[in-house]
Context: one part of a larger RNA
RNA sequence: UUGGGCGUAAAGAGCGUGUAGGCGGCCAGGUAGGUCAGCUGUGAAAACUCGAGGCUCAACCUCGAGAUGUCGGCUGAAACCAUCUGGCUAGAGUCCGGAAGAGGAGAAUGGAAUUCCCGGUGUAGCGGUGAAAUGCGCAGAUAUCGGGAAGAACACCCGUGGCGAAGGCGGCCAACUGGGCUUUAACUGACGCUGAGGCGCGAAAGCGUGGGGAGCAAACAGGAUUAGAUACCCUGGUAGUCCACGCUGUAAACAAUGGAUACUCGAUGUGGCUGGUAUUGACCCCGGCCGUGUCUAAGUUAACACGAUAAGUAUCCCGCCUGGGGAGUACGGUCGCAAGAUUAAAACUC
Numbered sequence: 001u002u003g004g005g006c007g008u009a010a011a012g013a014g015c016g017u018g019u020a021g022g023c024g025g026c027c028a029g030g031u032a033g034g035u036c037a038g039c040u041g042u043g044a045a046a047a048c049u050c051g052a053g054g055c056u057c058a059a060c061c062u063c064g065a066g067a068u069g070u071c072g073g074c075u076g077a078a079a080c081c082a083u084c085u086g087g088c089u090a091g092a093g094u095c096c097g098g099a100a101g102a103g104g105a106g107a108a109u110g111g112a113a114u115u116c117c118c119g120g121u122g123u124a125g126c127g128g129u130g131a132a133a134u135g136c137g138c139a140g141a142u143a144u145c146g147g148g149a150a151g152a153a154c155a156c157c158c159g160u161g162g163c164g165a166a167g168g169c170g171g172c173c174a175a176c177u178g179g180g181c182u183u184u185a186a187c188u189g190a191c192g193c194u195g196a197g198g199c200g201c202g203a204a205a206g207c208g209u210g211g212g213g214a215g216c217a218a219a220c221a222g223g224a225u226u227a228g229a230u231a232c233c234c235u236g237g238u239a240g241u242c243c244a245c246g247c248u249g250u251a252a253a254c255a256a257u258g259g260a261u262a263c264u265c266g267a268u269g270u271g272g273c274u275g276g277u278a279u280u281g282a283c284c285c286c287g288g289c290c291g292u293g294u295c296u297a298a299g300u301u302a303a304c305a306c307g308a309u310a311a312g313u314a315u316c317c318c319g320c321c322u323g324g325g326g327a328g329u330a331c332g333g334u335c336g337c338a339a340g341a342u343u344a345a346a347a348c349u350c
Stems, first nucleotide, its partner, number of pairs: 003322004007304002012318001014201004021194003025088007033081002035077007042069001048066007091191001092188003097182002103177002109171001110154001114150008125136002162169002206247006215241002220236004258317006266295011299306002323350003332343004
């Protein structure tokens, strides 16, 4: 390579959008590029395969047939692929009605707590630990009451609850705005799926400039512990954590499970919408669609387990893997202010 694979053994890109490409619903008609059939031309000889014959056999030789091509020409078929024309509505999308939501960005605002400041009361301790000490306190602390300031986060509600493509999103209020769901089936009429490159988004930490800084807290200092203790524990404490703009582009970015479509027993929760039954009414009850959980049949799996939210049965498209180490490293390229990211070997060795 042919293959075989990718939840946990190597392997699903962090996520989306979309270009090229690949693949693609139903009906009718046309064309005949692919496809298929017939005829024909050519495909030298030797070699090769089969059959027959000749050297006593064999190797070898001779004869005949076959095989050998993405081949050319002519004639035809029209199911499929392709293409053209016309049509359809089951895929996809749009309109009208409805309800849900921590979806997003900006602005404003609220209470509790914490720390600090001012004042009152008040006196000798407070704090901290396994026990202590460092630390704070008679220059009046801790405690308690009143007032003020600041920054950050939003208790209860809160729920294997909701929303978002993922990262992620939680006080309250208003304005702006994206997406999904559901009912009806009015409209368009295959407009679809995937997606190499490209483009965009992307936790935390980190970087640049300017703000902000209550609490927490890498580094750092001190006190303990210990044989030592560059730690775990304690007292402090700076970057940072917060905001604006720009960069970085990585995570156990995990469901360690790419996306789409169809099909394949059941049971039981829960969220949204809706139909029916019932009711004074709301629930309850019986159904439908969309999500989110648990348990399981068949089936799958090396096992664990998965099991309509598949890891089952199939199709389409993309990404990725190919013994361990060397190594996600070196070199080179691209990107970055840097840190570094990305692409990505070999020698050697087992």
Molecule: small-subunit ribosomal RNA, central domain
Organism: uncultured bacterium